[in-house]
This is a predicted structure of a 111-nucleotide RNA (Guanidine-I riboswitch aptamer) from Paraburkholderia fynbosensis. The model forms 100% of the base pairs in the Rfam consensus. It matches the Rfam family "Guanidine-I riboswitch aptamer". About the family: This family represents a conserved RNA structure found upstream of the ykkC and yxkD genes in Bacillus subtilis and related genes in other bacteria. The function of this family is unclear although it has been suggested that it may function to switch on efflux pumps and detoxification systems in response to harmful environmental molecules. Taxonomically the source falls in Paraburkholderia (Bacteria, Pseudomonadati, Pseudomonadota, Burkholderiales). The RNAcentral record of the sequence draws on Rfam.
């Protein structure tokens, strides 16, 4: 300086804000007391729906390296097993109703 470090896919969980439910206040409205019901704040409201990890957690499928046993004229082709490591990381920006360990991004950076 440059190339690998293999790709998706669903589930669940760090964390995440407030579209929607629902909490919680205030007002209207009713009313013998009331309830159903309207609207408005509130996420410094545990919560239900949402969103959510390259560097969390387990899972499948593909692919790739490789053993083994049949089959082939041949590394043809079937099955079966094993590996598929490691990863400190801003600020700024972006999408969603908003946010954020999502997305830009295994980025700039560091080693």
């Nucleotide at each position: 300086u440059g190339a690998u470090a293999g790709g998706a896919a669903a589930g669940c969980u760090a964390g995440g804000g407030u579209u929607c439910c629902g909490g919680u206040c205030c007002g209207c409205g009713g009313u013998g007391u009331g309830a159903u019901g309207c609207g408005g704040a509130u996420g410094u409201c545990u919560g239900g729906u949402c969103c959510g990890a390259g560097a969390g957690c387990a899972u499948u499928c593909c692919g790739g390296c490789u053993c083994c046993g049949g089959u082939u004229a041949c590394g043809u082709u079937c099955g079966g097993g094993g590996c598929u490591c490691c990863a400190c990381g801003g600020a700024g920006g972006g999408a969603u109703a908003a946010a954020a360990g999502c997305c830009c991004g295994g980025g700039a950076g560091a080693u």